[in-house]
RNA sequence: GCUGGCGUAGCUCAGUUGGUAGAGCAAUUGUUUCGUAAACAAUAGGUCGUGAGUUCAAAUCUCGUCGCCAGCU
Numbered sequence: 001g002c003u004g005g006c007g008u009a010g011c012u013c014a015g016u017u018g019g020u021a022g023a024g025c026a027a028u029u030g031u032u033u034c035g036u037a038a039a040c041a042a043u044a045g046g047u048c049g050u051g052a053g054u055u056c057a058a059a060u061c062u063c064g065u066c067g068c069c070a071g072c073u
Base pairs, nucleotide, nucleotide: 001072002071003070004069005068006067007066010025011024012023013022019056027043028042029041030040031039049065050064051063052062053061
C1' cells in the first nucleotide's frame, strides 16, 4: 500500500427482505428480613465509532474517515 471482518447501555451481545432500539448481568429504588445476601417487582441508563449522501423514514443501503483484528504484498 491492497483486501476482508468488527465497532449498538457500565460489561457480554442480539437486532440485516429499511418502519417507535432490545436481552442477560451490573446499577438504583421498593417488598421481604432483626440486619445482610438471595428471591420478586419497578426504575434509570443509548446522538447505534464519526462525517456526509439516498429515502416520507437509516443501527440496517451508499461514500468518506477513525479505532481494533486478520490476511496479502
Predicted 3D model of a 73-nucleotide RNA (transfer RNA) from a Bacteroidota bacterium. The source organism's lineage runs through Bacteria, Pseudomonadati and Bacteroidota. The coordinates come from a structure-prediction model, not an experiment, and the mean pLDDT is 81. The RNAcentral record of the sequence draws on ENA. Rfam family: tRNA. By type it is a transfer RNA.